Description: A computed fold for a 76-nucleotide RNA from a candidate division FCPU426 bacterium, annotated as transfer RNA. The sequence was found in a public genome assembly. It matches the Rfam family "tRNA". Rfam classes the family as a transfer RNA.
RNA sequence: GACCAGGUAGCUCAGUUGGUAGAGCAACGGACUUUUAAUCCGUGGGUCGAGGGUUCGAUCCCCUCCCUGGUCACCA
Numbered sequence: 001g002a003c004c005a006g007g008u009a010g011c012u013c014a015g016u017u018g019g020u021a022g023a024g025c026a027a028c029g030g031a032c033u034u035u036u037a038a039u040c041c042g043u044g045g046g047u048c049g050a051g052g053g054u055u056c057g058a059u060c061c062c063c064u065c066c067c068u069g070g071u072c073a074c075c076a
Base pairs, nucleotide, nucleotide: 001072002071003070004069005068006067007066010025011024012023013022019056027043028042029041030040031039049065050064051063052062053061
């Protein structure tokens, strides 16, 4: 440099005829008793990587860029 796969909650990840963004763990609150904790119930937490475009409407489609991983090429 080329190509491929990814970027969604603090972490790990779901999310297709485009139509109000979710789960587990973690955090916080409550109940309970076996008390630095476990179990059960509940709550909060998101500019969906960035910027544009299409559309009545975009996490989803199109373009550019950034970041991560992989393969190949280049260099010696």